[in-house]
Context: one part of a larger RNA
């Protein structure tokens, strides 16, 4: 792993609560004694009847507080007490397992560390200090020097044995809990090893690594104190009913945990309390405004100041300057308000289904939250950001939709049912249902991601022009003063500069643009004919098109694929949940219509009933079993379940109805313990 057995709220004692039983203004024993599973006996003592405040002397149906009151806060208003049972709390290992520690006492130097004693080991080769002799030699004489022959010194050299551990490469559930293979280092020494023996746990040693003291060391190992302790993690064994949370405030050496409140249940008890409606009220937030406060746009007007100019010092004029303050139009505000809501508070009537609501009282759980809407703050009007409020979901909530998808939309699952009707969403195919109906848009596969900007493109709404002929086109005309002046080498409608007049006309600018050195020439404006019905232009909506570029792979409709099967409006059918309804059932409360009737019966921590089973003991000197009992195996029926029986085999000797006691009382899960495989 798997399988089996084992394997966690006990046991005392003391307080409280409920519940059930006995006596009751009383209840009642404890120890010791008899006595022996019982029981008698005995009344010490507890409780209560029957006082509280206060800090306390102290006072007393009243007291304490206080200068003091008719205030106010706390108590006075009458059933107890003794056993069993549950529940919770303290003490104690107190549900279970789980620490590194801390102490105490004793074991270890057969590893390794330092040291002592006796001892043993080091193949062979290399240099050759030093001293020594024998010549020479120097000297007055020696020493010294030079030669030569011996001697043989070193934490000397090179290498094996030995011993050591620098690289590397295999190994890495190894052959090995440190090794093997090939190099390396030392090898007469501060050398290396044999036996013996010596230092011991805050102690030892220790050429000092916190190294080493039996494969343990920043304090060894054993046994105790010990079930140490753990606010931390894991685990806590049978079933159905009923109700059903919280992740908040405060406080906390407090933040992973606790007290209190707030939310949950159990029981009891109460007033229409609650909650809806309605009526009044208090407000200054949303909005909105500018009358204060402050900030701002423009405009007029102006005190004052600067600058200029005349001029006697004053004074006057003046101003592309500043500018308070008024006006006139327009704006902005969490820390601005002449005004001002809903919502929500609080009061007062009224209403009743039945949820609710309020006290007392026993019991808890929670006190890491989480998206989502809406209103703030922080942030970058950034985050599946972080902090608040507010409704809601998830938590604890399943079904349908949403492609999958806790927090979104819809609905809140008692049980069954091949029954029906809808919600959301949907009805070409994957896929239940419309290739529905009638009008439009879209051509972008838009639809199935984005700005600024430029293009399209339907519709509306106005504005202008138009049979006295627009717009478009096709013909024709566009001229004379004059080449306007000036300037220029030239300037002639057209390089500039100034002016931009007048005639003829239906009209035709001292010229719109091309061009020429300058002229010329083409065009426009500007006019007629000719055609003959609308043309143009602004605003606004709705669709679309470019903008538009990312890394493994289409990847921003789930696919197919679609021109509607896309977007917008219009109609009438259909499909679609555990929702509602229908039929047949449990089961719970409430209510004299009672074999009914109404309403319910999702669930996590949790708090309440109600029940199945194991083992013992009484029941039981009973029943029942070799004509087969417990027990295995398999099958059938009964029963919401937990389980029951019946009944076949196999087993062979015990086994128990009922009704009650008592507990070592239920396992699938603890990297759970023991065996097994």
């Nucleotide at each position: 792993a798997c399988c089996a057995a084992c394997g966690a709220g006990u046991u005392u004692a003391u307080u409280u609560a409920a519940a059930u039983a006995g006596c009751a203004a009383g209840c009642u024993u404890a120890a010791a004694u008899u006595a022996a599973u019982a029981g008698a006996a005995u009344a010490a003592g507890g409780c209560g009847u029957a006082a509280u405040u206060a800090a306390a002397a102290g006072u007393g149906a009243g007291u304490a507080u206080g200068a003091a009151u008719u205030a106010a806060u706390a108590u006075u208003u009458u059933a107890g007490u003794u056993a069993u049972u549950u529940g919770a709390a303290u003490a104690a290992g107190a549900c279970c397992c789980g620490a590194a520690u801390c102490u105490g006492a004793g074991u270890g130097a057969u590893c390794u560390a330092g040291u002592u004693a006796a001892g043993a080991a080091c193949a062979g080769g290399u240099u050759g200090a030093u001293c020594u002799g024998u010549a020479u030699g120097u000297u007055a004489a020696a020493a010294a020097g030079u030669a030569u022959a011996g001697u043989a010194a070193g934490g000397a050299c090179c290498g094996a044995a030995c011993c050591c551990a620098c690289g590397u490469c295999u190994g890495u559930u190894g052959a090995a809990a440190a090794a093997g293979g090939c190099g390396g280092g030392g090898a007469u020494g501060a050398u290396u090893u044999u036996u013996a023996a010596u230092u011991a746990g805050g102690g030892g040693u220790g050429a000092a690594a916190g190294g080493c003291c039996a494969a343990u060391c920043a304090a060894a190992c054993u046994c105790a104190g010990u079930g140490a302790u753990a606010g931390c993690u894991g685990g806590u064994u049978u079933u159905c009913c009923g109700c059903g949370a919280a992740a908040u405030a405060u406080a906390u050496u407090u933040a992973a945990g606790u007290a209190u409140a707030g939310c949950g249940u159990u029981a009891a008890a109460a007033a229409a309390u609650a909650g809806g409606u309605u009526u009044g009220u208090a407000g200054g937030u949303a909005g909105a405004g500018c009358u204060c406060u402050g900030a701002u746009u423009a405009u007029a007007u102006u005190a004052g100041g600067g600058g200029g100019g005349u001029u006697u010092u004053a004074a006057c004029c003046u101003u592309a300057c500043c500018g308070a303050g008024u006006u006139u139009a327009g704006u902005c505000a969490a820390a601005c308000u002449u005004c001002a809501a809903a919502u929500g508070g609080c009061a007062g009537a009224u209403u009743u289904u039945a949820u609710a609501u309020u006290u007392u009282a026993g019991c808890a759980g929670a006190u890491a939250a989480u998206c989502u809407u809406u209103g703030g703050a922080u942030g970058c009007u950034a985050a599946g950001g972080u902090c608040c409020a507010u409704a809601g979901a998830u938590g604890a909530g399943a079904g349908g939709g949403g492609a999958a998808c806790a927090g979104c939309c819809c609905a809140g699952a008692u049980u069954a049912u091949u029954u029906a009707u809808u919600a959301a969403g949907g009805u070409c195919u994957u896929u239940a249902a419309a290739u529905u109906u009638c009008c439009c848009g879209u051509a972008a596969g838009u639809g199935c991601a984005a700005a600024a900007g430029a293009c399209u493109u339907a519709a509306a709404a106005g504005g202008u022009u138009a049979g006295a002929g627009a717009u478009a086109u096709u013909c024709a005309a566009a001229a004379g003063g004059u080449a306007g002046g000036c300037u220029u080498a030239g300037a002639a409608g057209c390089a500039g500069c100034c002016a931009u007049c007048c005639u003829c006309u239906a009209a035709g600018g001292a010229a719109u643009g091309c061009g020429u050195u300058a002229u010329a020439g083409c065009u426009c404006a500007u006019u007629g004919a000719a055609u003959g019905a609308a043309a143009u232009u602004u605003u606004u909506u709705g669709g679309g098109u470019c903008a538009a570029u990312g890394a493994u792979u289409u990847a921003u409709a789930g696919a197919g694929a679609c021109u509607a099967a896309c977007g917008g409006g219009u109609a009438u059918a259909c499909c679609g949940a555990a929702a509602u309804a229908g039929u047949a059932a449990a089961u719970u409360u409430u209510u004299a219509u009672a074999u009914a009737a109404a309403a319910g019966u999702g669930g996590u921590a949790g708090c309440g009933g109600a029940a199945c089973g194991u083992u013992u003991u009484g029941u039981a000197u009973g029943u029942u079993g070799u004509g087969g009992a417990a027990g295995a195996u398999g099958a059938g029926c009964u029963g919401u379940a937990a389980a029951g029986u019946u009944u076949a085999u196999u087993g062979g000797a015990g086994a128990u109805a009922u009704c009650a006691a008592a507990a070592g009382u239920g396992a699938a899960u603890a990297u759970g313990u023991u065996g097994g495989u």